[in-house]
RNA sequence: CCAGCAGGAGGGCAAAUCUCGCGAAAGCGGGAGACGCAAAGCCACCGGCCCUAGCGCUUUGAGCGUGCGAGCGAAGGGUAGCGGGGUUGCCGGU
Repeated sequence: CCAGCAGGAGGGCAAAUCUCGCGAAAGCGGGAGACGCAAAGCCACCGGCCCUAGCGCUUUGAGCGUGCGAGCGAAGGGUAGCGGGGUUGCCGGU
């Protein structure tokens, strides 16, 4: 310098589930716990997937209004353990 590959050592992270807290939800944080992970370190830039409290619109009973429910939309949220990309990087040989 590289982050491609073989082996070794020390180690690292932590899915489901349970539990406490936050949130409308998806989900997130702490503790317990290990399915797995060589970037399962970090970043929502691109694609995917998940959520929808509030907001706007539509809609059912003979009429009107309001509310509930249902649908759609904009906007927003989440997932880095869905993939791509970016970025940083431990030991050690080449």
The prediction has a mean pLDDT of 79. This is a predicted structure of a 94-nucleotide RNA (c-di-GMP-I riboswitch aptamer). Of the family's consensus pairs, 95% are formed in the model.